[in-house]
Predicted 3D model of a 561-nucleotide part of an RNA (large-subunit ribosomal RNA, domain I) from a Phycisphaerae bacterium. The RNAcentral record of the full RNA draws on ENA. It matches the Rfam family "Bacterial large subunit ribosomal RNA". The organism belongs to Phycisphaerae, within Bacteria. The coordinates come from a structure-prediction model, not an experiment, and the mean pLDDT is 84.
Context: one part of a larger RNA
RNA sequence: GGUGCACGGUGGAUGUCUAGGCGUAACGAGGCGACGAAGGACGUGGUAGGCUGCGAUAUGCCCAGGGGAGCCGUCAAACGGGCUUUGAUCCUGGGAUCUCCGAAUAGGGAAACCCGGCGUCACUGUGCAAGCAGAUGGCGUCAUCGGCGGGCGAAUGCAUAGUCCGUCGAAGCCAACGCAGGGAACCGAAACAUCCAAGUACCUGCAGGAAAGGAAAUCAACCGAGACUCCGUUAGUAGCGGCGAGCGAAAGCGGACGAGCCCAAACCGGUCUUCGGACCGGGGUUGUGGACACCGAUCCCGGAGUUACAAAGGCAGCGGUAGCCGAAGAGUCUGGAAAGACUCACGAUACAGGGUGAAAGUCCCGUAGGCGAAGCCGUAAGCCCUCCAUUGUGGUCGGUGCUCCGGAGUAGCACGGAGCUCGUGGAACUCCGUGUGAAGCCGGGGGGCCCACCCUCCAAGGCUAAGUACUACGUUACGACCGAUAGUGGACAAGUAGGGCGACUGAAUGAUGAAAAGAACCCCUAUUAGGGGAGUGAAAAGUACCUGAAACCGUGUACCU
Repeated sequence: GGUGCACGGUGGAUGUCUAGGCGUAACGAGGCGACGAAGGACGUGGUAGGCUGCGAUAUGCCCAGGGGAGCCGUCAAACGGGCUUUGAUCCUGGGAUCUCCGAAUAGGGAAACCCGGCGUCACUGUGCAAGCAGAUGGCGUCAUCGGCGGGCGAAUGCAUAGUCCGUCGAAGCCAACGCAGGGAACCGAAACAUCCAAGUACCUGCAGGAAAGGAAAUCAACCGAGACUCCGUUAGUAGCGGCGAGCGAAAGCGGACGAGCCCAAACCGGUCUUCGGACCGGGGUUGUGGACACCGAUCCCGGAGUUACAAAGGCAGCGGUAGCCGAAGAGUCUGGAAAGACUCACGAUACAGGGUGAAAGUCCCGUAGGCGAAGCCGUAAGCCCUCCAUUGUGGUCGGUGCUCCGGAGUAGCACGGAGCUCGUGGAACUCCGUGUGAAGCCGGGGGGCCCACCCUCCAAGGCUAAGUACUACGUUACGACCGAUAGUGGACAAGUAGGGCGACUGAAUGAUGAAAAGAACCCCUAUUAGGGGAGUGAAAAGUACCUGAAACCGUGUACCU
């Protein structure tokens, strides 16, 4: 020095556990904000700090409801001092207060600071008084833009600009989902340019609890369907495509859901008129329509409704937001401890689950089942209620006429683009830009160039639930999900410590014991350490604490060299 064995140290694996995560489902909620939000700064407790709560009324104030014996949040105990059956702490609802920053809004600004005007109050001085002045402070108010109404009112006659007053509103934040305006590249094509990636990522605007879309100028195919949205299928089909890579429908069928309406115009009436018309009311809303004129039939009954179709509100009821009741067990033994074992009982619309010194239906919390709100929120299909009509120049249906109306710088066309499966192609259709520019019911669009026949629909105005998408947030339930290098980055001071000028980045650290019973007292000593006794405890498990693997480091011993 090595090897074996034994005993230790170190170390923190493993096992067991869970306070935290992850996922799924159902229901709710789907917004907050100038009545000052989200998010912060600084304060606030008897005693340093962090977290939580709160705001100079500051771990809180007032009222109502619940609850019923303790309480003054937590890390985190102690000391000190209080509150409470005259009902505290605590929970729910409503109210009050709510510094400063922040859209931040009198003005400024390097956020949480600086500094004004006006009004009013306090204080002081002065004045007989009305009042005036002043250092400081309290309270209120003073940003901008837009809509509507009104006053005043230039150059400049009418006007307009402007200015002033009143009133209503906006702004900013927010996870995803939505619509719209913009819009990449890597990548793929085994290179690369059309193409793809992809109308994706990203930026911007705007909105809602959903959004969008929506009652055919739609499809279809000579049969017919009958708004829109979503799902399945059709179908990787028809197609598109340096016919490469790749992209990729629709009708139909099966489901979810289910709803249809209102204007403009003709015509009639009213008001005004610059005589062109404008506004208001009636009428009317469709594909064989409407108006007007005429004719015929029928009706006098009631009908409709707040998500659209006209519009406001109240109430019952129901749900949510605190809670409440809730069955039934004892003994013996082992043990530190009984819930274990044994003996004999009992409950069960409750033998889900958790806790209690080991393993409890009957000890505790619960569970099955049942009950509950003054107030606030939501809902409300029922009721109240609202509207229309009620003998009229009425409603509804039908016929005749060919007089009037039926969305114009529109449709179409040309050129330039985009969207559709469609990359310019034979390229329809839809939508933009520039130009041109109809018909008007004997009319117009579509049926994939175009023409004819035929079929089908009525553009150039608008509204519209449900089925669909999403989950920052609340409640509940569940898991062949994780169990501390896992599961969230985060079970612990976590978006913390730390890093970075900054945008940003970003950890680690869980477990004594049933209970602190957390080791009085003695001894050694270099001593706030450590150790030996004593004591606690079932066990030292001894705050470096459950278990305590390996690497690594020792001590003893045997053997080898």